The RNA shown here (c-di-GMP-I riboswitch aptamer) has 86 nucleotides and comes from Propionigenium maris DSM 9537. Taxonomically the source falls in Propionigenium maris (Bacteria, Fusobacteriota, Fusobacteriia, Fusobacteriaceae). The prediction has a mean pLDDT of 84. Of the family's consensus pairs, 95% are formed in the model.
[in-house]
RNA sequence: UUCUGAAAAAGGCAAAGCAGGGGAAACCCUGUGACGCAAAGCUAGAGGGUCUAAGUCCACCUAGGAUAUGACAGCCAGUUGCCACA
Repeated sequence: UUCUGAAAAAGGCAAAGCAGGGGAAACCCUGUGACGCAAAGCUAGAGGGUCUAAGUCCACCUAGGAUAUGACAGCCAGUUGCCACA
């Protein structure tokens, strides 16, 4: 340096649920709580994917359809990185 994650040390993150708050929603924040995670760190203003549809457009008796400028990094990807066998 590369690959890998067997055992271990130091430390880290925190799913669902619940409470409070924000938001049209997806979802987010704080607290609690640990399902799990070796990148569950970072990147969503320019890789793919997924979710939502306020506004806009279409349709319109009603019902509805399309759309991101809104989100998701704990989907893949990119990128940086702790410890350690080899």